[in-house]
This is a predicted structure of a 137-nucleotide RNA (c-di-AMP riboswitch aptamer (ydaO/yuaA leader)) from an Acidimicrobiia bacterium. Its mean pLDDT, the model's own confidence on a scale to 100, is 76.
RNA sequence: GCCCCAGCCACGCCGAACCCGGCCCGACGCCGGGUGGGGGGACCCAAACCCCUCGGGGCGAAUCCCGGCCCAGCCGGGUAGGGCGACCUUCCAGCCCGAGCCCGUCAGCUAACCCCCAAGGCGCACCGGAAGGAGAC
Numbered sequence: 001g002c003c004c005c006a007g008c009c010a011c012g013c014c015g016a017a018c019c020c021g022g023c024c025c026g027a028c029g030c031c032g033g034g035u036g037g038g039g040g041g042a043c044c045c046a047a048a049c050c051c052c053u054c055g056g057g058g059c060g061a062a063u064c065c066c067g068g069c070c071c072a073g074c075c076g077g078g079u080a081g082g083g084c085g086a087c088c089u090u091c092c093a094g095c096c097c098g099a100g101c102c103c104g105u106c107a108g109c110u111a112a113c114c115c116c117c118a119a120g121g122c123g124c125a126c127c128g129g130a131a132g133g134a135g136a137c
Stems, first nucleotide, its partner, number of pairs: 011123004018034006035118006045108001055106001056103004064078006081097004087133006
């Protein structure tokens, strides 16, 4: 000097998942307030009938299509959609994700009203380029 691993602090990223106060020696944790997020829930509107098959719905960017295999599943390709680029926004190039979980036969929209959540996971982000803005000297 470089690389790898672990812990702590700071900073940053995905995400609603943060701020303050109190309890506690302190942390975790617990309680309260703020703030942010989600769901249920009228009139009106929408829907409404018959047959077959099939229950239906929510959070989330995470849907849909095709192919293969040892076919309850696994693998591959694409895609609606989503994220990153270290002052901010936008554009370009580039790099990624495109999961999972929950309710339990029940829920369209929906004022009043009611209920719930505020977790978890990551980080040499190719140290990229451009325009505008902000800021500093």

The organism belongs to Acidimicrobiia, within Bacteria. Rfam family: c-di-AMP riboswitch aptamer (ydaO/yuaA leader). Rfam describes the family as follows. This family represents a conserved RNA structure found upstream of the ydaO and yuaA genes in Bacillus subtilis and related genes in other bacteria.